[in-house]
């Protein structure tokens, strides 16, 4: 310097052919269970999907740039 791949709650992920309100698991709170604890059981709170542009009625998906990571070539 090339070329592939990734980036989505505090972690570890999935998201179909763009489509209405972005989900799962653990982990947090709070309640109920218990003499207490753990387990289990209910509800909850945490994302603007790495940044900018574009495209498009409509973008986590789709194109382009920057930016970190990884891998392989030189």
């Nucleotide at each position: 310097g090339g070329g592939c791949c990734g980036u989505u709650g505090g972690c570890g992920c999935a998201g179909u052919u763009g489509g209405c309100u972005a989900g799962c698991g653990c982990g947090c709170g709070u309640c109920g269970u218990u003499g207490a604890c753990a387990u289990c059981g209910a509800c909850g709170a945490g994302g603007u999907c790495a940044c900018a542009a574009g495209u498009u009625c409509a973008a986590g998906u789709c194109u382009u740039g920057u930016a970190c990571g990884g891998c392989c070539c030189a």
A computed fold for a 74-nucleotide RNA from a Phycisphaerales bacterium, annotated as transfer RNA. Its Rfam family is "tRNA". The family's RNA type in Rfam is transfer RNA. Model confidence (mean pLDDT): 81 of 100. The same sequence occurs in records of 3 taxa.